The prediction has a mean pLDDT of 84. The part of an RNA shown here (small-subunit ribosomal RNA, 5' domain) has 518 nucleotides and comes from an uncultured bacterium. It matches the Rfam family "Bacterial small subunit ribosomal RNA".

[in-house]
Context: one part of a larger RNA
C1' cells in the first nucleotide's frame, strides 16, 4: 500500500458493492420443479335444456417433454483435473435450423374406475372393464445399417453395383356435410443428408515443497495373436504368449493443494494470493451400484451397506439445507424463517397461461469504496471561564456572545416517475424464419428516486498523538512505585516518555490497536 477482516471509543446522510475464511458439523419449520385437457380414457362442479344432450372449468391416472439447466460448496484431486496448442481417418448429440422422402393396414394389453384382501402405518396382493401421440406384428424403404464384388485413398475414409435386415401417430382452428368424410390452415410423428450449438477421447507444452522418500511396478510393459465391452480408440476386461516399462532431467512415497481469467504489491522483474464475477471440474449425509434416458451413473431419482436422527400397534417403517430463509454448535467474526415474477432469463404448452428462493427488489452491518453534511460572512488590542506564569502579562482566540445571510440536509405539505418491449388483438409484407403498422392489457421496487414550497443554525464530531524516529510542550499527581514501550529506551522528587488537566499535532464518520500479504 492492501483486506471476504476482527477488536476498542465513536458515529448525521446517500450511492455502488460486499457480508460462516472456523464444523464438507447436525439440522425444527416454510418454500426452491414443474407443465400439457389441442395425446387419452375416466370423475366432479357450474350454467344451459327441446331432457336425448351440450357447453365451460376442474383434475387423481395413463402418456410426453423437462426433472443432466438453473443453484450450492471446495471435501477430494499433483491428475490431460486445469491453462494453452493441436488431433478425431476412434466418436456422439433432445430440442432448434436447412433440405428430402413418408405418415398405409391391423392387433393384444394396462392405469384409472369397480370389488375382495392383508398392514398401525408406510403400502401391498388378487378378481373384472376401459383408452391412447403407451406396446406389438404386417405392408412399403429416397436414403440408411449389414455381407459380397469393384474403384479411389493416408488406418475402419470417400465412392459405384448386387443381396439381406430394419419406421410411423396422430391432434386441432376454419369451411363443406344430416353424419361418416373430404379440402385449407397450424402443430405433431418416421427415416434419412446438412448445419449451428454442446459434449466424449487423445497428444505436446506449463504451473508445489521434501531426497531426514532411491528404488518402483504382475494387467504392471508389449503383442503386426485371440475373444468380449464402448458411442469411440485403448489391458478397458478376458485366454495365450513374450519379459518388459518408470526413475538422479527426480520414479514411488509424504506433506499441502480445487486449476483458470484474474486480484494484491512493485518503476519493473519478480513475490504472494485464486474471496466477490466469468471459464473449466469435482462433490451432493459416508462408501458401493446400476437404471431411465440424447445427455446421469443424477443435490430436492432408484437399490444395497454403513453411521445418525424420527415414527411405531415392536412385525415393520420414514430423512438428508454444501438451494432461499431460518435453528443449534464451533468460533474473534459474518445478515430477512421478506416482496415480486413487473422486468431478464429458464421448464411446459397451439396458445391463454402456470412453475421458477435463477431473478429483480426491498430488510440488516461503517464490512469496504465513492460523495454530501455538520453553517457562510462580519465580529475586540481581545469578555467571562478555564490554564499557566517572573504576576506585568501570556495562552484557549474570531473562537464566543452579538449582527446580517443561506437551507444542502432535516421536517411537514404537495407533484411525481424511467424501468413497458407485444410472443396479445386488427391490418399488410414474405416461400419460410419472421418483418412493417395500429391499438389494448401489465410495475415486486413505490407514492420510491427525483422537483417544488413552508420552517428554522436549526438535526449531526470524534479518534489517536505530542523523548528521537516523527507534525504536535506546559503544569499537576506519581517516585524503578503505579504504568508506557514498534526500536532506541522512560519511571529510584522539579518525568515534554507513566496518569490527569490546558494546549498543541495528525485524520476525520470515522480513528486506533491486532492479524495476514507485497
Nucleotide at each position: 500500500g492492501a483486506c471476504a477482516a476482527a477488536c476498542g471509543c465513536u458515529g448525521g446522510c446517500g450511492g455502488c458493492g460486499u457480508g460462516c475464511u472456523u464444523a464438507a458439523c447436525a439440522c425444527a419449520u416454510g418454500c426452491a420443479a414443474g407443465u400439457c385437457g389441442a395425446a387419452c380414457g375416466g370423475u366432479c362442479u357450474u350454467c344451459c335444456u327441446u331432457c336425448g344432450g351440450g357447453a365451460a372449468g376442474a383434475u387423481a391416472g395413463u402418456g410426453g417433454c423437462g426433472g443432466a439447466c438453473g443453484g450450492g460448496u471446495g471435501a477430494g484431486u499433483a491428475a490431460c483435473a486445469c491453462g494453452u496448442a493441436g488431433a478425431u481417418a476412434a466418436c456422439c448429440u433432445g430440442c432448434c435450423c436447412u433440405u428430402a422422402u413418408g405418415u398405409g393396414g391391423g392387433g393384444a394389453a394396462u392405469a384409472a374406475c369397480c370389488c375382495c384382501u392383508c398392514g398401525a402405518a408406510a403400502g401391498a396382493g388378487g378378481a373384472g372393464c376401459u383408452a391412447a401421440u403407451a406396446c406389438c406384428g404386417c405392408a412399403u424403404g429416397a436414403g440408411u445399417u449389414c455381407u459380397c464384388u469393384g474403384u479411389u485413398g493416408u488406418u475402419a475414409g470417400a465412392u459405384a453395383g448386387a443381396g439381406a435386415a430394419g419406421a410411423a401417430a396422430c391432434c386441432u382452428c376454419g369451411g363443406u356435410u344430416u353424419a361418416u368424410a373430404c379440402c385449407u390452415g397450424g402443430g405433431g410423428c418416421a427415416u434419412g443428408a446438412g448445419g449451428a450449438g454442446g459434449g466424449g477421447u487423445c497428444u505436446g507444452c506449463g504451473g508445489c515443497g521434501g531426497a531426514u522418500u532411491a528404488g518402483c511396478u504382475a494387467g504392471u510393459u508389449g503383442g503386426u495373436g485371440g475373444a468380449g465391452g464402448u458411442a469411440a480408440c485403448g489391458g478397458c476386461u478376458c485366454c495365450c504368449c513374450a519379459a518388459g516399462g518408470c526413475a538422479a532431467c527426480g520414479a514411488u512415497c509424504c506433506g499441502u493443494a480445487g486449476c483458470u481469467g484474474g486480484u494484491c504489491u512493485g518503476a519493473g522483474a519478480g513475490g504472494a494470493c485464486g474471496g466477490c464475477c466469468a471459464g473449466c471440474c469435482a462433490c451432493a449425509c459416508u462408501g458401493g451400484g446400476a437404471c431411465u434416458g440424447a445427455g446421469a451413473c443424477a443435490c430436492g431419482g432408484c437399490c444395497c451397506a454403513g453411521a445418525c436422527u424420527c415414527c411405531u400397534a415392536c412385525g415393520g417403517g420414514a430423512g438428508g439445507c454444501a438451494g432461499c430463509a431460518g435453528u443449534g454448535a464451533g468460533g474473534a467474526a459474518u445478515a430477512u424463517u421478506c416482496c415480486a415474477c413487473a422486468a431478464u432469463g429458464g421448464g411446459c404448452g397451439a396458445a391463454a397461461g402456470c412453475c421458477u428462493g435463477a431473478u429483480g427488489g426491498a430488510g440488516c452491518g461503517a464490512c469496504g469504496c465513492c460523495g454530501c453534511g455538520u453553517g457562510a460572512g462580519g465580529g475586540a488590542u481581545g469578555a467571562a471561564g478555564c490554564u499557566u506564569u517572573u504576576c506585568g502579562g501570556a495562552g484557549u482566540g474570531u473562537a464566543a456572545a452579538c449582527c446580517u445571510c443561506u437551507u444542502u440536509u432535516u421536517u411537514a405539505g404537495g407533484g411525481g416517475a424511467u424501468g413497458a418491449a407485444a410472443c396479445g388483438u386488427g391490418g399488410g409484407g414474405g416461400u419460410a424464419a419472421c418483418c412493417c403498422c395500429a391499438c389494448u392489457a401489465a410495475g415486486a421496487c413505490a407514492g420510491u428516486a427525483c422537483c417544488c414550497u413552508a420552517a428554522g443554525a436549526a438535526u449531526a464530531a470524534g479518534c489517536a498523538u505530542c523523548g528521537g524516529c516523527u507534525a504536535a510542550c506546559u503544569a499537576c499527581g506519581u517516585g524503578c512505585c503505579a504504568g508506557c514501550a514498534g526500536c532506541c529506551g522512560c519511571g529510584g522528587u522539579a518525568a515534554u516518555a507513566c496518569g490527569u488537566a490546558g494546549g498543541a499535532u495528525g485524520c476525520a464518520a470515522g480513528c486506533g490497536u491486532u492479524g495476514u500479504c507485497c